[in-house]
RNA sequence: GGAGUUGUAGCUCAGUGGUAGAGCGCUUGCCUUGAAUGCAUAAGACUCUGGGUUCAAUCCCCAGCACCA
Numbered sequence: 001g002g003a004g005u006u007g008u009a010g011c012u013c014a015g016u017g018g019u020a021g022a023g024c025g026c027u028u029g030c031c032u033u034g035a036a037u038g039c040a041u042a043a044g045a046c047u048c049u050g051g052g053u054u055c056a057a058u059c060c061c062c063a064g065c066a067c068c069a
Base pairs, nucleotide, nucleotide: 004068006066007065010024011023012022013021018055028040029039030038048064049063050062051061052060
């Protein structure tokens, strides 16, 4: 330099056009003499950046940035 993969919550990952979910973690409560386990509960991402297509974009297209091989 060329071709390719990935980029979504604190972490690991889903979500194939109609305003985003799970597990772990974290908050609060119950349970316990206390802790752990367990149960319930709340918060947390406008989806890497910019532009385009579309009535509507995490999703399709283009460019850039970062990671990976």
Source information
Predicted 3D model of a 69-nucleotide RNA (transfer RNA) from Ictidomys tridecemlineatus. The source organism's lineage runs through Eukaryota, Sarcopterygii, Mammalia, Euarchontoglires and Ictidomys. The RNAcentral record of the sequence draws on Rfam.